[in-house]
RNA sequence: GGGUCAAGGAUAGCGCCAGACCAUCAUAUGGUUAACGAGGCGAGAGAUGAUCGAACAUUCGGCGGAUGUCUCUCCGGCACGAAAAAUGCCGUACCUUGUAACAAAUCGGCGGGUAACCGACGGACAAAAUGCAAGGGUUUUUCACAA
Numbered sequence: 001g002g003g004u005c006a007a008g009g010a011u012a013g014c015g016c017c018a019g020a021c022c023a024u025c026a027u028a029u030g031g032u033u034a035a036c037g038a039g040g041c042g043a044g045a046g047a048u049g050a051u052c053g054a055a056c057a058u059u060c061g062g063c064g065g066a067u068g069u070c071u072c073u074c075c076g077g078c079a080c081g082a083a084a085a086a087u088g089c090c091g092u093a094c095c096u097u098g099u100a101a102c103a104a105a106u107c108g109g110c111g112g113g114u115a116a117c118c119g120a121c122g123g124a125c126a127a128a129a130u131g132c133a134a135g136g137g138u139u140u141u142u143c144a145c146a147a
Stems, first nucleotide, its partner, number of pairs: 014064004019033006036053003042074007075091005081143006094136007107122002110119003
């Protein structure tokens, strides 16, 4: 590094339908759709009811769930020698500015379906996390190091 077996865990813009749509022998039956990707989980409790952009946008109307946000506690860490405490912050980690990279749908033709619609393929374009660069950046005590 590869393979096999077993066990456990996880899968989440995720699941569902009563809205809408289609077909038929039509108050029924069968089917279709119901968020386009990016990003996202230390543990527990409570609250809220969830980040980012793309899209001539029914992505409407709902139900359930959810890795979001806020508060508290705990665990482990980061804040440029080490340790402890405080403070701030993070679940791989300070602030500001600049800069860089990354998507799918839409679209195109093709295929499937009576249809609603679906599938793979091709090409393009984001933002936020993020990377990079520059500048700035904790307090107290002790120890170490240098002078």
Predicted 3D model of a 147-nucleotide RNA (glmS glucosamine-6-phosphate activated ribozyme aptamer). Model confidence (mean pLDDT): 76 of 100. Its Rfam family is "glmS glucosamine-6-phosphate activated ribozyme aptamer". From the family's description: This entry contains a glucosamine-6-phosphate activated ribozyme that is found in the mRNA for GlmS. GlmS is an enzyme that uses fructose-6-phosphate and glutamine to generate glucosamine-6-phosphate. Rfam classes the family as a riboswitch. The sequence was found by an Rfam model in a public genome assembly.